RNAcentral holds the sequence, with entries from ENA. Transfer RNA from a Candidatus Woesearchaeota archaeon, 74 nucleotides, folded computationally. The coordinates come from a structure-prediction model, not an experiment, and the mean pLDDT is 83.
RNA sequence: GGGGCCCUAACUCAGCCUGGGAGAGUACCUCGCUGAAGCCGAGGAUGUCGUGGGUUCAAAUCCCACGGGCCCCA
Numbered sequence: 001g002g003g004g005c006c007c008u009a010a011c012u013c014a015g016c017c018u019g020g021g022a023g024a025g026u027a028c029c030u031c032g033c034u035g036a037a038g039c040c041g042a043g044g045a046u047g048u049c050g051u052g053g054g055u056u057c058a059a060a061u062c063c064c065a066c067g068g069g070c071c072c073c074a
Stems, first nucleotide, its partner, number of pairs: 001073007010026004020057001028044005050066005
């Protein structure tokens, strides 16, 4: 220098191909249970979907640029 993949909750990730309700597990908080705690049960809070722009009635999803990470070629 060229190319590919990834970035979504505190953490690990799904969803993206095929545009329309933002989710799972773990962790955390409250209540129940317990002598107390753990386990278990019930409930709950947490997101500029990396950033900016474009397309669209509508963007996590499509397009472009930038930033960060990993890998391949040279």